[in-house]
Context: one part of a larger RNA
Molecule: small-subunit ribosomal RNA, 5' domain
Organism: uncultured bacterium
């Protein structure tokens, strides 16, 4: 000098940023991922219309999917993002630089071509039924942009063969030829949607050079081990896996083993070279109670999905079930120590949707905390009888506290009260107009503010509401008196204290910093 700090004393305000470093310990409760009726069958609920019953009427009840809409269900997209944590990992994990002639890529986007015909299931609903529950089971019946079959198709895929071009190698490309294989869903009908193929963009996968902590009181390690041939497997290369063959491969330029640790951009320090750290923010990685596995999907071996095993907790009718906060709050525990079970989708962004919109503990705000940085204030000018008190001395006196106070003249940041009062909002749908010509582009108009009656501004009142902490032997700025008497105590080092202690305790005074000041811990 620095800190995600803690502790002691003290404390007026604001802005900005920060806030479990320990138990990747256990978690009550609420919320954190839905959306689409312009894909579908439908109608549990609500509203409207129509009809009916009761009633004088108001109204109540019933029927009706007819309309708006919509619980549950089928289907689509999303749930692989966003958010958390740092346990593991010394590794192509990360950083940097290359390569893929060894690869994939939903949504978006450019281009080309196509969308013909048919089928039977299943959920829901209904009926029956098992179970304490969780959850099922059987029967009947029904729809779709769900699923299946047939047709059509090539610059796709598999394969036969010919010619040409080309690369650092394996090889790659182009033009033909013969055979085989695989598509589609509708629609409000020039939109949108679907299928196939080739591109783009974006995102990923893989490989490689170099760099990446400590220990030699760890010196040898390794059998799928190293390589080959042939298969399997993958989006793709590869002992990734397998059969066979060979006997290799790594290592004092530190293998192997052990310990520690997420990596980087960066941060702190330092004149630099270095040394240390990796909290907040950004990028990458890994993980989601522990271990294992796959399914679905463009993408996961999936935090709020599935299955199995384990530990723990809970329910149970004892037969069996349920759960996973390292999401946001919050609780217990641990600890020196770290916050609210808050508000809003207004903005930014995300998912779905034609849109309106819905969802969003992402985000934006508010709350708590001197835990940090910065800013402001606690008044300003005048005022000597150098007042009183206190303290000290060489004591009829002097010094100091000290322009300090009193007193006079001002100011009003702040405070309190009253009044006014934002920016953050850009536009969306819709409407109107213009251009081209029936849906695109442009222009105008056009709802929406959580925070918030907040920030800010004005007026009134009145110095009014606001100073402490540590130190004073030397290092080190700042000294005297009293008490104590190697006691009580101080102390970072040297060292003080045994009767005149500037070093202990108190007082007066002084010095330093100041809404903070000291101490402790850690790094340079």
């Nucleotide at each position: 000098g620095a800190u995600g700090a803690a502790c002691g004393c003290u404390a007026g305000c604001g802005a900005c940023a920060g806030g479990c470093u320990u138990a990747a310990c256990a978690c009550a409760u609420g919320c954190a991922a839905g959306u689409c009726g312009a894909g579908g069958g439908g109608c549990a609920u609500c509203a409207u219309g129509a009809g009916g019953u009761a009633g004088c009427a108001a109204u109540a009840c019933c029927u009706u999917g007819a309309u708006g809409g919509c619980g549950a269900c089928c289907g689509g997209c999303g749930c692989a993002c966003g958010g958390g944590u740092g346990a593991g990992u010394a590794a192509c994990g990360c950083g940097u630089a290359u390569g893929c002639a060894a690869c994939c890529u939903g949504c978006c986007u450019g281009a080309u071509a196509c969308c013909g015909g048919g089928g039977u299931a299943u959920a829901g609903c209904c009926c029956a039924u098992g179970g304490a529950a969780a959850c099922g089971u059987g029967g009947a019946u029904u729809a779709a942009c769900a699923c299946c079959c047939c047709a059509u198709a090539g610059u796709a895929c598999u394969u036969u063969u010919a010619u040409c071009c080309u690369g650092c190698a394996u090889g790659g490309g182009a033009u033909g030829u013969g055979a085989g294989u695989u598509a589609a869903a509708u629609g409000u009908u020039u939109a949108g949607g679907g299928u196939a193929u080739c591109g783009g963009a974006u995102g990923g996968g893989c490989a490689u050079g170099c760099g990446u902590c400590c220990u030699a009181u760890u010196a040898g390690u390794u059998a799928g081990u190293u390589g080959g041939c042939g298969g399997g497997g993958u989006a793709a290369c590869a002992g990734c896996c397998c059969a066979c063959c060979a006997a290799g491969a790594c290592g004092a330029u530190g293998a192997u083993a052990g310990g520690u640790a997420g990596g980087g951009g960066u941060u702190c320090u330092g004149a630099g070279a270095g040394g240390a750290a990796g909290g907040u923010c950004c990028c990458c990685c890994a993980c989601a109670u522990u271990g294992g596995a796959a399914c679905u999907g463009a993408g996961a071996c999936a935090c709020g999905g599935u299955c199995c095993a384990a530990a723990c907790u809970c329910c149970u009718a004892c037969g069996g079930g349920a759960g996973g906060c390292a999401g946001c709050a919050g609780u217990g525990a641990g600890g020196a120590a770290u916050a609210u079970u808050g508000g809003u989708c207004a903005a930014u962004g995300g998912a779905c949707g034609a849109g309106a919109g819905u969802c969003u503990g992402a985000a934006c705000c508010a709350g708590c905390c001197a835990a940090g940085u910065c800013g402001c204030g606690u008044g300003a000018g005048g005022g000597a009888a150098g007042a009183c008190u206190g303290c000290c001395c060489u004591a009829u006196g002097g010094g100091u506290u000290g322009u300090a106070a009193a007193c006079c003249u001002c100011u009003u940041u702040u405070a309190u009260a009253a009044g006014g009062g934002a920016a953050g909002a850009a536009u969306a749908a819709g409407u109107u107009c213009u251009a081209c010509g029936u849906g695109u582009a442009g222009a105008a108009u056009g709802a929406u503010g959580c925070c918030u009656g907040u920030a800010c501004c004005u007026u009134a009142u009145g110095a009014a509401u606001a100073a402490g902490c540590a130190u004073c032997g030397g290092c080190u700025a700042a000294c005297u008196c009293c008490g104590u008497g190697c006691c009580a105590g101080c102390a970072g080092c040297c060292g003080c204290g045994g009767u005149a202690a500037u070093a202990c305790g108190g007082a007066g005074g002084a010095u330093g910093c100041g809404a903070g000041c000291g101490u402790u811990a850690u790094c340079c």